Predicted 3D model of an 88-nucleotide RNA (c-di-GMP-I riboswitch aptamer) from Paenibacillus sp.
The organism belongs to Paenibacillus, within Bacteria.
[in-house]
RNA sequence: UCUCGAUAAGGGCAAAACUGGCGAAAGCCAGCGACGCAAAGCUAAAGGGGCUCCCGCAGUUUAAGCUGCAUGCCAGCCAGCCACCGAA
Numbered sequence: 001u002c003u004c005g006a007u008a009a010g011g012g013c014a015a016a017a018c019u020g021g022c023g024a025a026a027g028c029c030a031g032c033g034a035c036g037c038a039a040a041g042c043u044a045a046a047g048g049g050g051c052u053c054c055c056g057c058a059g060u061u062u063a064a065g066c067u068g069c070a071u072g073c074c075a076g077c078c079a080g081c082c083a084c085c086g087a088a
Base pairs, nucleotide, nucleotide: 004086005085012037013036018031019030020029021028022027035076041081042080043079047078048077049074050073051072056069057068058067059066060065
């Protein structure tokens, strides 16, 4: 240095629920709370995948509505990048 991940050490993050707020929604922020996590750190049109559809576009419909498409969202889905410690 690379791989690897201990009943090691120092620690870190924080699911769901609940409360308040933002958003059309997905979801996000804060508090509380811990299901868990060796990357649950960072990165989303410049890799894949998933979620939502207010506006817009296209199709369908007498019409209402419905369907598709993200420029919105998810990294605690896979992935890429950086990284603490150091037993076997």